RNAcentral holds the sequence, with entries from MGnify. A computed fold for a 163-nucleotide RNA from a mouse gut metagenome, annotated as Lysine riboswitch aptamer.
RNA sequence: GAUAGAGGUUGCGUGUUUUAUGAGUAGUUUUUUGGAUGUGGCAGGCACAGGGGAAGGAAAACGAAAGGAAAAAACGCCGAAAGAAUAUGUUAUCCUGUGGACAGAUUCUUGGGCAUACGGUGAAGAACCGUAUGACUGUCAUCAGCAAUGAUGGGGCGCUAUC
Numbered sequence: 001g002a003u004a005g006a007g008g009u010u011g012c013g014u015g016u017u018u019u020a021u022g023a024g025u026a027g028u029u030u031u032u033u034g035g036a037u038g039u040g041g042c043a044g045g046c047a048c049a050g051g052g053g054a055a056g057g058a059a060a061a062c063g064a065a066a067g068g069a070a071a072a073a074a075c076g077c078c079g080a081a082a083g084a085a086u087a088u089g090u091u092a093u094c095c096u097g098u099g100g101a102c103a104g105a106u107u108c109u110u111g112g113g114c115a116u117a118c119g120g121u122g123a124a125g126a127a128c129c130g131u132a133u134g135a136c137u138g139u140c141a142u143c144a145g146c147a148a149u150g151a152u153g154g155g156g157c158g159c160u161a162u163c
Stems, first nucleotide, its partner, number of pairs: 001163005008078001011077004016072004027062007037049004041098005081110006088103004111137002114134008139154006
């Protein structure tokens, strides 16, 4: 260097299907109240709606979806993958700026899942992400031991087998 392989409390990811949550919420319509604003993410502009009654409030009827979660089988796999930063591109029925969402790229970090604490995302007390701590697990090295095994340490650019 090439090929093959291992890790496991539910190994990792992807789309699909189903389920609950979201939520009797948003929204729509009607009635009533209200009395000058409202809508186009935000700021400025501009446009439009509005005393033939805006926003807001109350009641009634109808009544979602997305993101997030779980399960199932399938597929791809064992840096599987995840996170962060950077610039780039795409996107939305006005313009400029800005923000958001999404996509791939580059660099960096993390062996794996679990528990606890804190912080963040989130409608959530779900779930996830980050950091710290703890034990566990896999692996290698060193030391101890007849052995079983134990202790300490390392990081996936690692480990095992074959060539």